A computed fold for a 76-nucleotide RNA from a Pirellulales bacterium, annotated as transfer RNA. Taxonomically the source falls in Pirellulales (Bacteria, Pseudomonadati, Planctomycetota, Planctomycetia). Its Rfam family is "tRNA". Rfam's curators write: Transfer RNA (tRNA) molecules are approximately 80 nucleotides in length.

RNA sequence: GCCCCCAUCGUCUAGUGGCCUAGGACAUCGGGUUCUCAGUCCGAAAACAGGGGUUCGACUCCCCUUGGGGGUACCA
Numbered sequence: 001g002c003c004c005c006c007a008u009c010g011u012c013u014a015g016u017g018g019c020c021u022a023g024g025a026c027a028u029c030g031g032g033u034u035c036u037c038a039g040u041c042c043g044a045a046a047a048c049a050g051g052g053g054u055u056c057g058a059c060u061c062c063c064c065u066u067g068g069g070g071g072u073a074c075c076a
Base pairs, nucleotide, nucleotide: 001072002071003070004069005068006067007066010026011025012024013023018056028044029043030042031041032040033039049065050064051063052062053061
C1' cells in the first nucleotide's frame, strides 16, 4: 500500500428496514424491608463514532472519514 472484520448506556451486550423518542444484565443513585450491614424488592439517570446517500421510513443497507483488530505484498 491492498483486503477483511468491528464500533450501541460507566462495562458487557440485544438489534438482520417500521413492533426502538432503543431492551437486558452488572455497576451507580434514590426509596421500601432490616436494630445495622449484607441480601432482597421497587424506581431513576445513562448509549446508536462523525458526515453524506438510498428509502415513505435507517441502529439496521451503500459511500467517505475517524478509531481498533486481523490478513497479505514489497517480486522479476